[in-house]
RNA sequence: CUCUUAUCAAGAGUAGGUGGAGGGACAAGCCCGAUGAAGCCCGGCAACCGGUUUACUUUAUGUAAAAACGGUGCUAAUUCUUACAGUUGGCAAACUGAAAGAUAAGAG
Numbered sequence: 001c002u003c004u005u006a007u008c009a010a011g012a013g014u015a016g017g018u019g020g021a022g023g024g025a026c027a028a029g030c031c032c033g034a035u036g037a038a039g040c041c042c043g044g045c046a047a048c049c050g051g052u053u054u055a056c057u058u059u060a061u062g063u064a065a066a067a068a069c070g071g072u073g074c075u076a077a078u079u080c081u082u083a084c085a086g087u088u089g090g091c092a093a094a095c096u097g098a099a100a101g102a103u104a105a106g107a108g
Base pairs, nucleotide, nucleotide: 001108002107003106004105005104006103007102008101013042016041017040018039022032023031024030027082028081029080043075044074045073048071049070050069052066053065054064055063056062057060079100084097085096086095087094088093
């Protein structure tokens, strides 16, 4: 980098430290930002993978639950919204699905 599978409506600092102007993937929109952006550290959330504990039985390295030890991930707004297709609607718009993207696990 490509492919496969799963998830993406919940949750996480109501003055943490550092840092200094940008950020929300891309485009448009709309937002966030010197009452301090990104990044880094700390804290937190969740529970995808490994491991742990408990229960159950079909005893399979099974299923369910718990905790959060390790590996990631996440921590404004639904993945901020739209972008393509469909349905409803007189319009405005609403809904559904895809695409794209993100993350995890596996494969090449």
A computed fold for a 108-nucleotide RNA from Shimazuella kribbensis DSM 45090, annotated as SAM riboswitch aptamer (S box leader). Its mean pLDDT, the model's own confidence on a scale to 100, is 82. The organism belongs to Shimazuella kribbensis, within Bacteria.